[in-house]
Context: one part of a larger RNA
Molecule: small-subunit ribosomal RNA, 5' domain
Organism: uncultured bacterium
RNA sequence: GAUGAACGCUGGCGGCGUGGAUAAGGCAUGCAAGUCGUACGGUCGAGCACAUAACUUGUUAUAUGCUCGAUAGUGGCGAACGGGUUAGUAACACGUAGAUACAAACCCUAUUCAUGAGUAUAACUAAUCGAAAGAUUAGCUAAUCCUCGAUGGUCCGAGCAUAUAAUUUUAUUGUGUGCUCAGUAAAGGUUUCGCAAGAAGCCGGAAUAGGAUUGGUCUGCGGCCUAUCAGCUAGUUGGUGAGGUAAUAGCUCACCAAGGCGAUGACGGGUAGGGGAGAUGAGAGUCUGUUCCCCAACAAGGGCACUGCGACACGGGCCCUACUCCUACGGGAGGCAGCAGUCGAGAAUAUUGGACAAUGGGGGAAACCCUGAUCCUGCGACGCCGCGUGCUCGAAGAAGCCCUUCGGGGUGUAAAGAGCUUUUCUAAGGGAAGAACCUUCGGGUGACGGUACCUUAGGAAUAAGGGGGUGCUAACUCUGUGCCAGCAGCAGCGGUAAUACAGAGCCCCCAAGCGUUAUCC
Numbered sequence: 001g002a003u004g005a006a007c008g009c010u011g012g013c014g015g016c017g018u019g020g021a022u023a024a025g026g027c028a029u030g031c032a033a034g035u036c037g038u039a040c041g042g043u044c045g046a047g048c049a050c051a052u053a054a055c056u057u058g059u060u061a062u063a064u065g066c067u068c069g070a071u072a073g074u075g076g077c078g079a080a081c082g083g084g085u086u087a088g089u090a091a092c093a094c095g096u097a098g099a100u101a102c103a104a105a106c107c108c109u110a111u112u113c114a115u116g117a118g119u120a121u122a123a124c125u126a127a128u129c130g131a132a133a134g135a136u137u138a139g140c141u142a143a144u145c146c147u148c149g150a151u152g153g154u155c156c157g158a159g160c161a162u163a164u165a166a167u168u169u170u171a172u173u174g175u176g177u178g179c180u181c182a183g184u185a186a187a188g189g190u191u192u193c194g195c196a197a198g199a200a201g202c203c204g205g206a207a208u209a210g211g212a213u214u215g216g217u218c219u220g221c222g223g224c225c226u227a228u229c230a231g232c233u234a235g236u237u238g239g240u241g242a243g244g245u246a247a248u249a250g251c252u253c254a255c256c257a258a259g260g261c262g263a264u265g266a267c268g269g270g271u272a273g274g275g276g277a278g279a280u281g282a283g284a285g286u287c288u289g290u291u292c293c294c295c296a297a298c299a300a301g302g303g304c305a306c307u308g309c310g311a312c313a314c315g316g317g318c319c320c321u322a323c324u325c326c327u328a329c330g331g332g333a334g335g336c337a338g339c340a341g342u343c344g345a346g347a348a349u350a351u352u353g354g355a356c357a358a359u360g361g362g363g364g365a366a367a368c369c370c371u372g373a374u375c376c377u378g379c380g381a382c383g384c385c386g387c388g389u390g391c392u393c394g395a396a397g398a399a400g401c402c403c404u405u406c407g408g409g410g411u412g413u414a415a416a417g418a419g420c421u422u423u424u425c426u427a428a429g430g431g432a433a434g435a436a437c438c439u440u441c442g443g444g445u446g447a448c449g450g451u452a453c454c455u456u457a458g459g460a461a462u463a464a465g466g467g468g469g470u471g472c473u474a475a476c477u478c479u480g481u482g483c484c485a486g487c488a489g490c491a492g493c494g495g496u497a498a499u500a501c502a503g504a505g506c507c508c509c510c511a512a513g514c515g516u517u518a519u520c521c
Stems, first nucleotide, its partner, number of pairs: 001520003005517005012387006018380002025343003029340003034077003039074002042071008051062005084298003094222007102215003107211007115149004124139006155183001157181011188203006224270003231261003236258008273295004277288004300321005323334004353376003359373001360371004390420004400411004425458006434448001437444002465510005470491003476505005486493002
C1' cells in the first nucleotide's frame, strides 16, 4: 500500500460499487419456461339470424347457420438459451497459433417444386381397479400427426466413356466432364375481392447451392509442488479387415507383429477450475483468481440411454444408493450449486420486496402472453469518492478545571455576547429525462417515484469521535500505585520523586471514522 474481510469503540448525509470466502451440508413456503385457436377435432360461455315446440304471449327449450371469447387434449416451436456453483479435473481443461476427415434448427441470398391416396390415435363416451399417485379395457374422430405412391434437379448410389493429378512400372486412388440405370420431397392456414369458379396478398411447407454465425475433432507451444514416487504399460504401441460416428481415430471387435513412454522426470502422491485480469513494486518479479467478461466442468452420490439441429439434459425420463415426506401398509412423492427465505456449522456475508417502464430472450401474423434474466427497491460505514457538523467580531483574557517557584501560567477568541449565512435539516408548492412503442386514430403506456431537481419559509438550528504522547514515532506534566496492579510490535517499563502502569489536565495524528487481528506485495 491492498482486502468479498472480521472484532472493539463511535456514527450526520449522498453518489457509485459491493455482500455465504466455512458445510458441492439439509431444506418448509412462494415464484424462477412457456407460448401459439391464423395447425386440429372437441367442450364451455356470450351475441345475432331463422325454424319448430311448449305455453304463463314474450319467455323457455331444441335444431341449423354466422360472429366473438375461453382452453383440457393432439400438433408446432421453445425448454440444450438465460440463471447458479467451483465439487471434480494437472487434462488439448484453459491460453495462444494453426489444421480439417465434419455438422447445423432458427436467420439471410438465389433457383426450382408443392401431385394422388390411406388408417390410426388423444381428447370424448362407456365400463372397471386403486386410499392416493395413477392405470386398464371397449368404441368414435381431426390435423401443418403418421404411412404408402407420383414427379424431380446442380441431391445420393452404381456402371460405362474420357481428361487430369499423386504414388511405385503394371496398376491403384482422388478430382472434373458426358451418358445410362436405380433411389429419396412436400402442408397447409388466413385476409381481401367475387354468387361461384377462381384471383391476389400475408404467414408457412419441400429440395439444392451459397452466406452468416455457432459447434465437433486434431496438432505445436505455454502456465503448480514432490525423487523420502524410478521404472510404467496388454487395447497397451503399430498394422490388416470389419463395425461404428456428422466426422478422423484402438473409438470398438477379430487376426497379426512386439511395440509405446521415461532423469528434457514417465508412473505415483499432494494441491488446484483455466484465462482476460487484480494487488504490490521504479522495474524485473512475487502473490491472488471476489464482482464483470470468455472458456470448461457439475446439478443429492453413481450409472444409462430416449427425444431432438443441438443433451447423455439443474426446475425431462429409467435404474441403484443414502436421506426426507405421504399412506387406508397394498403402494407412492421429492431433489434451492435459480430468486427470496429457513436450520446448521462459522469470526462472518442482505428483502420470503416492486415492475416487465427500459435492455435482452422464448412463443405468436399481430395484439399480446411469459421472463427472480434484467431494471429498481430494502438491509450492512463492507469499500472508494464527495459534502457537512458553521462564518466574522468579541478580554492583556470571566467562571470552572489543570499546573505553579504562589508572582503567575495554561485551556483561550475558546465560551458568553453581537452580527451574518442556510450547504445540510424541517415544512409547503412545483416537478422530470429515461419513450421507443401500441392503438378502436379518440387516445393509452414509467416499477424506480411525487424520486432527482427547482422555488419559498424557518432557525445555528439536526450532526465528533477513535487511537496515541520512553525510543523507533508526531505529541508532557501532575496525582495514585510501589517488581504489586499492570503495559508491551521490538528494545523494554514497574522494587517510593514512573514523561512507559491507572486517572486527570494539556498536546499530537487521523476523522464519520479510528484502532486491533488475519493475509499478500